[in-house]
RNA sequence: GCUGGGAUGGCGGAAUGGUCAACGCGAUCCAUUGAUACCGGAUUGCCCUCUGGGCCUGUGGGUUCAAUUCCCACUCCCGGCG
Numbered sequence: 001g002c003u004g005g006g007a008u009g010g011c012g013g014a015a016u017g018g019u020c021a022a023c024g025c026g027a028u029c030c031a032u033u034g035a036u037a038c039c040g041g042a043u044u045g046c047c048c049u050c051u052g053g054g055c056c057u058g059u060g061g062g063u064u065c066a067a068u069u070c071c072c073a074c075u076c077c078c079g080g081c082g
Base pairs, nucleotide, nucleotide: 001081002080003079004078005077006076007075010025011024012023018065026044027043028042029041030040045055046054047053048052058074059073060072061071062070
């Protein structure tokens, strides 16, 4: 230099155009217990003027009524070729 794959919460990891971006782990709270553990329930990205609204999938653009998903460039990671 060429080329294949990848980047999604604290961690792992789904979603391949339209639902609320699943699920598990972890964490916090509750319940239980004499106390602890297990089991069970709730919550768990960010912002705001918070019955609600807006933003968020590596970064920046594009296509589309609509993008995590399709296209382009760039950054980073793992491999192959030279």
Transfer RNA from a Nanobdellota archaeon, 82 nucleotides, folded computationally. The sequence was found in a public genome assembly. The coordinates come from a structure-prediction model, not an experiment, and the mean pLDDT is 80. Rfam family: tRNA. By type it is a transfer RNA. NCBI's taxonomy places the organism under Archaea, Nanobdellati, Nanobdellota.